[in-house]
The RNA shown here (TPP riboswitch aptamer (THI element)) has 99 nucleotides and comes from a Pseudomonadota bacterium. The sequence was found by an Rfam model in a public genome assembly. The prediction has a mean pLDDT of 80.
RNA sequence: UGCAUCACCUCGGGGUGGCCAUCCGGCCUGAGAUGCGCAAGCGAACCCGUCGAACCUGAACCGGAUCAUACCGGCGGAGGGAAGGUUGAUGCGCCCGGA
Numbered sequence: 001u002g003c004a005u006c007a008c009c010u011c012g013g014g015g016u017g018g019c020c021a022u023c024c025g026g027c028c029u030g031a032g033a034u035g036c037g038c039a040a041g042c043g044a045a046c047c048c049g050u051c052g053a054a055c056c057u058g059a060a061c062c063g064g065a066u067c068a069u070a071c072c073g074g075c076g077g078a079g080g081g082a083a084g085g086u087u088g089a090u091g092c093g094c095c096c097g098g099a
Base pairs, nucleotide, nucleotide: 001093002092003091004090005089006088007087008085009084010083011049012048013047014046017028018027019026020025034043035042036041055080056079057078061074062073063072064071
């Protein structure tokens, strides 16, 4: 110094369901099912940021499960979708210098 990988910093993107219950609350799947609000929204945690399935549209979709569900799969070699660092580490090359 080039590339790759992993972190860090700053900034940004995103979702928050189902069932039971008189109340307290409990159960299912998940990284995440949250707090305050009439609402719009504002926070927390979590995940994701172009190497982009985080997440949205299609979708009140299709198949299979379940008490039920945005539970599993298809859809999906479909379409969208949010990045910078003059920060550090490791590895492999290249160049220069010393021994």
Its Rfam family is "TPP riboswitch aptamer (THI element)". Rfam describes the family as follows. Vitamin B(1) in its active form thiamin pyrophosphate (TPP) is an essential coenzyme that is synthesised by coupling of pyrimidine and thiazole moieties in bacteria. The previously detected thiamin-regulatory element, thi box was extended, resulting in a new, highly conserved RNA secondary structure, the THI element, which is widely distributed in eubacteria and also occurs in some archaea.